[in-house]
Context: one part of a larger RNA
């Protein structure tokens, strides 16, 4: 832009694109066959090994915006507490997300046509012949089953609801993230919970500061108030801040 007004939502499946592996072990059975050695078919059942797909509850990484120890200096007048720098200084852990090594799932079953082959009835050609009429039997392959896209499928397909004239209804602009270079999609813009703040919770981290009239040590320190204190993306609530106030375009019931 088109789909002959416009919105939201639900489908059809023309076409297309993915996938499609295999291996051992049990049992049937030491059974059928075989003189033995050996060793089945058909069925029926469990476990791997590769690829694939999703997803983070578990085990695990990473986690430069979280907590904690800890060296050297410089600094906030000093003590006490912090703060910068030094590979995030180093060193222990770790939340969201994002990851495999984790953790779920997949090839399955069962149709139809047929290759190679193997039949059946059967003449030409009294007889044979799977062939000439004619009827089956058969593969990881083919066609459809599975899984996704999918009406620009211009053959624009079909269904429900709802709005109407400067309307319907859409950008623009804003506040963001489930989405992403950008653009777009998505949710929201006060008849709001979109973001940030605040408050509660959850997780980490591990017991903050301060204690002259708490306790023990000479003293560095320990104890006790303390399951402290502090806590990023995570989950609730809450209009405190911003989401303001507008513009543009779209017409006249759809040639």
């Nucleotide at each position: 832009c088109g789909g002959a007004g416009g919105a939201g939502a639900a489908u059809u499946g023309a076409g297309g694109g993915g996938a499609g592996g295999u291996u051992u072990c049990c049992u049937u059975a030491g059974u059928a066959c075989g003189a033995g050695a050996g060793g089945a078919c058909c069925g029926g059942g469990a476990a791997g090994c590769a690829c694939c797909g999703a997803c983070c509850u578990c085990u695990a990484g990473u986690g430069u915006a979280c907590c904690a120890g800890u060296u050297g200096u410089c600094c906030u007048g000093c003590c006490a507490a912090g703060g910068g720098c030094a590979u995030c200084g180093c060193u222990g852990g770790g939340u969201a997300g994002c990851u495999a090594a984790g953790u779920c799932g997949g090839g399955a079953a069962a149709g139809g046509a047929u290759a190679a082959u193997c039949g059946c009835u059967g003449a030409a050609a009294g007889c044979a012949u799977a062939u000439a009429a004619g009827c089956g039997a058969g593969a990881a392959g083919c066609c459809a089953a599975c899984c996704c896209c999918a009406a620009g499928a211009u053959g624009a397909g079909u269904u429900c609801u709802c709005c109407c004239u400067g309307a319907a209804g859409a950008c623009c602009c804003g506040u963001g993230g489930u989405a992403g270079a950008u653009c777009a999609c998505c949710a929201c813009g006060u008849u709001g919970a979109u973001a940030g703040g605040c408050u509660g919770g959850a997780u980490g981290u591990g017991u903050a500061a301060g204690g002259u009239u708490g306790c023990c040590g000479c003293g560095a320190g320990g104890c006790c108030c303390u399951u402290a204190g502090c806590u990023a993306a995570c989950c609730a609530g809450u209009a405190c801040u911003a989401a303001u106030c507008g513009g543009u375009c779209g017409u006249u019931u759809g040639a």

The part of an RNA shown here (large-subunit ribosomal RNA, domain VI) has 255 nucleotides and comes from a soil metagenome. RNAcentral holds the full RNA, with entries from MGnify.